[in-house]
RNA sequence: GGGCUCAUGGUCUAGGGGUAUGACGUCACCCUGACACGGUGAAGGUCGUCGGUUCAAAUCCGACUGAGCCCA
Numbered sequence: 001g002g003g004c005u006c007a008u009g010g011u012c013u014a015g016g017g018g019u020a021u022g023a024c025g026u027c028a029c030c031c032u033g034a035c036a037c038g039g040u041g042a043a044g045g046u047c048g049u050c051g052g053u054u055c056a057a058a059u060c061c062g063a064c065u066g067a068g069c070c071c072a
Base pairs, nucleotide, nucleotide: 001071002070003069004068005067006066007065010024011023012022018055026042027041028040029039030038048064049063050062051061052060
């Protein structure tokens, strides 16, 4: 330098056009003599950035940034 894959709450992850899923973690309450486990509920997301397409984009297209793999 070229090609391919990936980027989503604090962490991991599902979702490939109609405002985002689950687990862990956090907080509150219940449970316990107290803790752990368990139960109920809550908070927490500019879906990497900028453009394009579309009535509508996390999702499709392009560029860029970052990470990984392969080739030279």
Molecule: transfer RNA
Organism: Thermoplasmatota archaeon